[in-house]
Context: one part of a larger RNA
RNA sequence: AUUGAACGCUGGCGGCAUGCUUUACACAUGCAAGUCGAACGGCAGCACGGGCUUCGGCCUGGUGGCGAGUGGCGAACGGGUGAGUAAUACAUCGGAACGUACCCAGAAGUGGGGGAUAACGCAGCGAAAGUUGCGCUAAUACCGCAUACGUUCUACGGAAGAAAGUGGGGGAUCUUCGGACCUCAUGCUUUUGGAGCGGCCGAUGUCUGAUUAGCUAGUUGGUGGGGUAAAGGCUCACCAAGGCGACGAUCAGUAGCUGGUCUGAGAGGACGACCAGCCACACUGGAACUGAGACACGGUCCAGACUCCUACGGGAGGCAGCAGAGGGGAAUUUUGGACAAUGGGCGCAAGCCUGAUCCAGCAAUGCCGCGUGAGUGAAGAAGGCCUUCGGGUUGUAAAGCUCUUUUGUCAGGGAAGAAACGGCUCCGGCUAAUAUCCGGGGCUAAUGACGGUACCUGAAGAAUAAGCACCGGCUAACUACGUGCCAGCAGCCGCGGUAAUACGUAGGGUGCAAGCGUUAAUC
Numbered sequence: 001a002u003u004g005a006a007c008g009c010u011g012g013c014g015g016c017a018u019g020c021u022u023u024a025c026a027c028a029u030g031c032a033a034g035u036c037g038a039a040c041g042g043c044a045g046c047a048c049g050g051g052c053u054u055c056g057g058c059c060u061g062g063u064g065g066c067g068a069g070u071g072g073c074g075a076a077c078g079g080g081u082g083a084g085u086a087a088u089a090c091a092u093c094g095g096a097a098c099g100u101a102c103c104c105a106g107a108a109g110u111g112g113g114g115g116a117u118a119a120c121g122c123a124g125c126g127a128a129a130g131u132u133g134c135g136c137u138a139a140u141a142c143c144g145c146a147u148a149c150g151u152u153c154u155a156c157g158g159a160a161g162a163a164a165g166u167g168g169g170g171g172a173u174c175u176u177c178g179g180a181c182c183u184c185a186u187g188c189u190u191u192u193g194g195a196g197c198g199g200c201c202g203a204u205g206u207c208u209g210a211u212u213a214g215c216u217a218g219u220u221g222g223u224g225g226g227g228u229a230a231a232g233g234c235u236c237a238c239c240a241a242g243g244c245g246a247c248g249a250u251c252a253g254u255a256g257c258u259g260g261u262c263u264g265a266g267a268g269g270a271c272g273a274c275c276a277g278c279c280a281c282a283c284u285g286g287a288a289c290u291g292a293g294a295c296a297c298g299g300u301c302c303a304g305a306c307u308c309c310u311a312c313g314g315g316a317g318g319c320a321g322c323a324g325a326g327g328g329g330a331a332u333u334u335u336g337g338a339c340a341a342u343g344g345g346c347g348c349a350a351g352c353c354u355g356a357u358c359c360a361g362c363a364a365u366g367c368c369g370c371g372u373g374a375g376u377g378a379a380g381a382a383g384g385c386c387u388u389c390g391g392g393u394u395g396u397a398a399a400g401c402u403c404u405u406u407u408g409u410c411a412g413g414g415a416a417g418a419a420a421c422g423g424c425u426c427c428g429g430c431u432a433a434u435a436u437c438c439g440g441g442g443c444u445a446a447u448g449a450c451g452g453u454a455c456c457u458g459a460a461g462a463a464u465a466a467g468c469a470c471c472g473g474c475u476a477a478c479u480a481c482g483u484g485c486c487a488g489c490a491g492c493c494g495c496g497g498u499a500a501u502a503c504g505u506a507g508g509g510u511g512c513a514a515g516c517g518u519u520a521a522u523c
Base pairs, nucleotide, nucleotide: 001522002521003520005519006518007517008516009515012370013369014368015367016366017365018363019362020328025326027324029323030322031321034073035072036071039070040069042066043065046064047063048062049060050059051058052057080281081280082279089206090205091204092203093202094201095200098198099197100196103194104193105192106191107190108189109188110187111145113143114142120135121134122133123132124131125130151160152159153158165186166185167184168183169182170181173180174179207253208252209251214244215243216242219241220240221239222238223237224236225235226234256278257277258276259275260271261270262269263268283304284303285302286301287300306317307316308315309314334360336359337358338357342356343354344353345352346351373403374402375401376400383394384393385392386391409459410458411457412456413455417450422444423443424442425441426440427439428438429437467512468511469510470509471508472493473492474491478507479506480505481504482503488495489494
């Protein structure tokens, strides 16, 4: 000088930060990932409309909408933790044999069919979790057929391989009055390129120990199969006998890495909280499935430990998400508000979801700022302390007088953070179209958790606000009394055994100050 600090004494306010460093210990409760009816069959519940009514109600997907279900996208992000890992990691610089949903740009297409299945109904089983049989039905779910500019394979002759619709609007024409048809938008299929992201490989660097000196059989290389999105002993068969190592292999210990942080004149040393990038993990161990992407924190399966329910047959669970409780500990906060902003998921949108985030609460934990009054005031008051008894000191300090009003209290006003989206209108584009839709310009309504907060104005009133450590030397600051090697102090030297500036108290002083000391730790 510094700290994610703790402890003791003390404590007025504000701003900005920070807050389980220990048990990766076990967790009650609530919330943290949903969304789409413009993919689908439908209608459990609500509201509206219609019909019937004995006025109690009943029927009706017709409309708004929508529980459960099929389907799509998301759930691989965001959030947490640092157990493992000394190199399958990280940092920097390179590389070639790769992948990529959503997004952007280009090319081609989007024809015609089929069979199921959940929901639902009926009938069962089970304490529950759940589950079985039969029957009905839809799709952007599933499967053939057709076509194939690109694409893939090829023995260069050829062969293989796609798709899905939905919504808005509409003038003629046709119509079985459903629509066909046209058009716009958005989807879908194949393919090329891009962007961003990711997988892989190499080099260099990255703690301690030699009281660890040898290590290695898929081991090192080759050939050939297999496998992967992709190179490769990645895997397997065969062949060869290699590969690493005192420039420290192997083994053991410790440890997430970095940008950075602290310190220091620097070189260096120590650290890696918060913030940002990467990695790893998700009760412990293992495994795959789905998917563009996981070997998946709030998914599945198996095994294990633990906890809970049970009708004893069997089931359920995983806070290293946000709060919170137990335990451990010197020690670390609210079971708060809002999606208003920023961002994310879904959706054409309206919107819904979002413990990400933005805010508020708690804590002097830290940094910064402000205040606890200012001027005047000598009879140098009283009191305290000391005294050589003359006085000295506390001390302009107080009182008194004159002011001010930060902060606090009360009263009044009161933001920015919020303009996108939406509505109206004009222009341009698509188009048969002055529909719709898309792009741009102008005008304009609404939307704030924080919060009646910040801030501003006014009123009264010095009113509401100072402590802590030290005073032998180092080291700024001294006297008296008590004690008598006792009680005690102490960072080092050392004080204390009857005149203690070193113990305790008082007066005085010194240093910091809403803090001050102590302890721990680093330079």